A computed fold for a 76-nucleotide RNA from a Thermoproteota archaeon, annotated as transfer RNA. The source organism's lineage runs through Archaea, Thermoproteati and Thermoproteota.
RNA sequence: GGGGCCGUGGUCGAGCAUGGUCCAAGAUGCCUGGCUUGGGCCCAGGAGGUCGUGGGUUCAAAUCCCACCGGCCCCA
Numbered sequence: 001g002g003g004g005c006c007g008u009g010g011u012c013g014a015g016c017a018u019g020g021u022c023c024a025a026g027a028u029g030c031c032u033g034g035c036u037u038g039g040g041c042c043c044a045g046g047a048g049g050u051c052g053u054g055g056g057u058u059c060a061a062a063u064c065c066c067a068c069c070g071g072c073c074c075c076a
Stems, first nucleotide, its partner, number of pairs: 001075007010028003020059001030046005052068005
């Protein structure tokens, strides 16, 4: 230099191809209450997400298109 893949709560991760009750599942962690002599386990509830950034298409975008940023891999 060329090509490919990835980026989603604190962490890990599903959804992306075929746009639409997705103002986004689950696990783990965190908080509150119950339980316990206390703690853990367990039970119930809760908070937490610019869907990497910006733009475009569309009635509607995590999802499609473009550019850029970051990471990984392959070729040279």